[in-house]
């Protein structure tokens, strides 16, 4: 950089000791009934992987497995942020939807 996905799912222990939720900001929340981090064990999921079926084959689609490579295990990617549409309202805002942007993860 490209493609796909992101409202589901899944935590205990030990060490440690004050922060954390990506990012400037706002909101909201978690946290001495122990944050970040490290380690151990466990689990979730099914991107890669493997098996079966559809197909002449590939791509693709459907189903299954979980040994291996990653990932993940508070809250929608916690919410908002920029633009558009609708409703309420009446120029401030609230709610709902869509797109973009940013980010995360996987594969290339």
């Nucleotide at each position: 950089c490209u493609u796909a996905u992101c409202a589901a799912g899944a935590a205990a222990g030990a060490c440690a000791g004050a922060g954390g939720g990506a990012u400037a900001a706002g909101g909201c929340c978690c946290u001495a009934c122990g944050a970040a981090g490290u380690c151990u064990u466990g689990g979730c999921a099914a991107c890669c992987u493997c098996c079966c079926g559809a197909u002449a084959g590939a791509a693709u689609c459907g189903g299954g497995a979980a040994a291996g490579g990653u990932g993940c295990c508070a809250a929608a990617u916690c919410c908002u942020a920029u633009c558009c549409c609708g409703a309420u309202a009446a120029u401030c805002a609230u709610c709902g939807g869509g797109a973009a942007g940013a980010g995360a993860u996987a594969a290339g």
The RNA shown here (SAM riboswitch aptamer (S box leader)) has 108 nucleotides and comes from a marine eukaryotic metagenome. The model forms 97% of the base pairs in the Rfam consensus. The prediction has a mean pLDDT of 79.